[in-house]
Molecule: FMN riboswitch aptamer (RFN element)
Organism: uncultured Acetatifactor sp.
RNA sequence: UUCUUCGGGGUUGGGUGUAAUUCCCUACUGGCGGUAAAGUCCGCGACCCGUGACAGGUGAGUGUCGGCUGCAUGCAGCAGCGACGGAUUCAACUGUCAUGGCUGACUCGGUGAAAGUCCGAGACCAACAGUAAAGUCUGGAUGAAAGAAGAA
Numbered sequence: 001u002u003c004u005u006c007g008g009g010g011u012u013g014g015g016u017g018u019a020a021u022u023c024c025c026u027a028c029u030g031g032c033g034g035u036a037a038a039g040u041c042c043g044c045g046a047c048c049c050g051u052g053a054c055a056g057g058u059g060a061g062u063g064u065c066g067g068c069u070g071c072a073u074g075c076a077g078c079a080g081c082g083a084c085g086g087a088u089u090c091a092a093c094u095g096u097c098a099u100g101g102c103u104g105a106c107u108c109g110g111u112g113a114a115a116g117u118c119c120g121a122g123a124c125c126a127a128c129a130g131u132a133a134a135g136u137c138u139g140g141a142u143g144a145a146a147g148a149a150g151a152a
Stems, first nucleotide, its partner, number of pairs: 001152006013025003027136002029126002031044004039124002048101009058091005064083001065085002067081005106122005128139003
């Protein structure tokens, strides 16, 4: 450098109610890299929003190279028409790349050379849309990616 594969988990039991896996009690889950082993530290990805470049087809327009009509005619030309092909401008859409923004949450004690990562205890957090208000249901998504493994 090329190819292949892998690459996100979780609502248990009950209460109220016309209706809630969404409220209340209880329970369950935790992407990737770093580092003394991390949902909470540092960084990254996805989701969401913006900007720029490139490409594709679609729509609308422009002018008049090909084209058509009339006149003229040795070649050449004059006037008009039109969007079928070619050229060009604009618009939104789709995709790729780059870049920017946004993006939740931890304390105490112990051990140790070293741990906000291990042990103990008690906390806290979890995008957007739908819906009786969602980390767990449904959907974008059997998608994508940070990355990991293997082969040449």